[in-house]
Context: one part of a larger RNA
RNA sequence: GGAUUAACGCUGGCGGCGUGCCUAACCCAUGCAAGUCGUACGAUUCGGUAGCAAUAUCGGAGAGUGGCGGAAGGGUGAGUAACACGUAGGUGAUCUGCCUCGUCGCAGGGAACAACAAUCCGAAAGGAUUGCUAAUACCCAAAAGGAUCGGCGGUUCGUUCCGUUGAUCAGAGUCGAAAGGCGUGACGAGAGGAGCCUGCGGCCCAUCAGCUGGUUGGCGGGGUAACGGCCCACCAAGGCAACGACGGGUAGGGGGUCUGAGAGGAUGGCCCCCCACACUGGAACUGAAACACGGUCCAGACGCCUACGGGUGGCAGCAGGGAGGAAUAUUGGGCAAUGGGCGAAAGCCUGACCCAGCAACGCCGCGUGGAGGAUGAAGGCCUUCGGGUCGUAAACUUCUUUUGCAGGAGACGAGAAAGGACGGUAUCCUGCGAAUAAGCCACGGCUAACUACGUGCCAGCAGCCGCGGUAAAACGUAGGUGGCGAGCGUUAUCC
Numbered sequence: 001g002g003a004u005u006a007a008c009g010c011u012g013g014c015g016g017c018g019u020g021c022c023u024a025a026c027c028c029a030u031g032c033a034a035g036u037c038g039u040a041c042g043a044u045u046c047g048g049u050a051g052c053a054a055u056a057u058c059g060g061a062g063a064g065u066g067g068c069g070g071a072a073g074g075g076u077g078a079g080u081a082a083c084a085c086g087u088a089g090g091u092g093a094u095c096u097g098c099c100u101c102g103u104c105g106c107a108g109g110g111a112a113c114a115a116c117a118a119u120c121c122g123a124a125a126g127g128a129u130u131g132c133u134a135a136u137a138c139c140c141a142a143a144a145g146g147a148u149c150g151g152c153g154g155u156u157c158g159u160u161c162c163g164u165u166g167a168u169c170a171g172a173g174u175c176g177a178a179a180g181g182c183g184u185g186a187c188g189a190g191a192g193g194a195g196c197c198u199g200c201g202g203c204c205c206a207u208c209a210g211c212u213g214g215u216u217g218g219c220g221g222g223g224u225a226a227c228g229g230c231c232c233a234c235c236a237a238g239g240c241a242a243c244g245a246c247g248g249g250u251a252g253g254g255g256g257u258c259u260g261a262g263a264g265g266a267u268g269g270c271c272c273c274c275c276a277c278a279c280u281g282g283a284a285c286u287g288a289a290a291c292a293c294g295g296u297c298c299a300g301a302c303g304c305c306u307a308c309g310g311g312u313g314g315c316a317g318c319a320g321g322g323a324g325g326a327a328u329a330u331u332g333g334g335c336a337a338u339g340g341g342c343g344a345a346a347g348c349c350u351g352a353c354c355c356a357g358c359a360a361c362g363c364c365g366c367g368u369g370g371a372g373g374a375u376g377a378a379g380g381c382c383u384u385c386g387g388g389u390c391g392u393a394a395a396c397u398u399c400u401u402u403u404g405c406a407g408g409a410g411a412c413g414a415g416a417a418a419g420g421a422c423g424g425u426a427u428c429c430u431g432c433g434a435a436u437a438a439g440c441c442a443c444g445g446c447u448a449a450c451u452a453c454g455u456g457c458c459a460g461c462a463g464c465c466g467c468g469g470u471a472a473a474a475c476g477u478a479g480g481u482g483g484c485g486a487g488c489g490u491u492a493u494c495c
Stems, first nucleotide, its partner, number of pairs: 001495004006491005013366006019359002021324001026322003030319003035068003040065002044061007075277003085201007094194003099190008108140003116131006146169009173182003203249003210240003215237004220232003252274004256267004279300005302313004330356001332355003338352001339350004369399004379390004404432006413422001439484005444465003450479005460467002
């Protein structure tokens, strides 16, 4: 000098765009953050129409069964020195819901369980028994153009591919007058996604030198979508290490960012990609995918309710509170846009997101007026008492209106119509009036800027050198001057 998720002191007019718990992965009141589908299903109920009524039909509501979604999106950085990440490959060792394309199908039966009703238990949370019922829920069986597994033959380096043979394996309907639509089963392919494996790369300590028993390998098996000591039985005795094993410390990694001429050094906040985690520890269930932030179970700590028998909770989602701290915001508006979930659709949900609020926290832009104006006014300060200086500075004259205030008009964002939270905002027009708007630090040398008074090794200053003990350009005040300017200084950290 540059930089910062900064903080502190003094000061503070406006706008645009960003950014905003670095500390306690400390604890949380309250509200909201994941639902949706009646074109899968039965019962209930409300309203309209027709009807004397039963009923038919149309539209709506909410609990339940069922489907899809709750594995995404959003948060955090605790752990992790590891195939976690980055990069380049491999998978002849693999999986893939929704979406796209292609091939072949959708024919018949059956038994239940919620809801509901009755009875009962419980303070509650919730639960029990009996009885009834529907389905795209569950079960059985038919047909196999295919798939899986096994045998045989060929092929391949091989577990690949081809042929043959045996066993096993499917399904659902719904809307529509119809056409047809939406679904659904099997198989093949694609797209996108994921799992696993490998080479290489990126921290500190050798005052850590030896480490290792599922350890290293084999045979056989189990398990997985899948290879594998992943797990198990048996057998062998191996495997790693100064090219740093093992141990300890520290740490999420990358794209990037800061600095620097570069090489390098430092760093990983916002945004994007990957990983890990969700009160702490452990476990599985469901599912295409989880070992699952707002799911389940167990244990623990903590909190809450209780009729003392027993229950219930998890903000590292958005706001917000407490605590900690030098320090970090609103319990706001809207689904109008973009995107997501569900739905045939209308639509519903969406603290993702889009906006608004607070903060000079940062960057950028603008303003606090322009021109003229010498009796160089008054006043301050200095003075050799002559004067010098603040200084064209002010007053005064004239001009302008960014900004401000008032009035009027008023969007784009919404790609056929309608539909805008932001927003009566931005922007435009008119009027008024210099009106509403300047500070901070320094002035001994480094380093740009000097005098006076006060103080008297005191009070104090200080980044280094050093100032202060009676004339201090170094302390304090004033005038003047220099620098930067809605900021200026200080502190901290990096280069």
This is a predicted structure of a 495-nucleotide part of an RNA (small-subunit ribosomal RNA, 5' domain) from a Thermoflexales bacterium.
NCBI's taxonomy places the organism under Bacteria, Bacillati, Chloroflexota, Thermoflexia, Thermoflexales.
It was read from a public genome assembly.
Rfam family: Bacterial small subunit ribosomal RNA.
The coordinates come from a structure-prediction model, not an experiment, and the mean pLDDT is 86.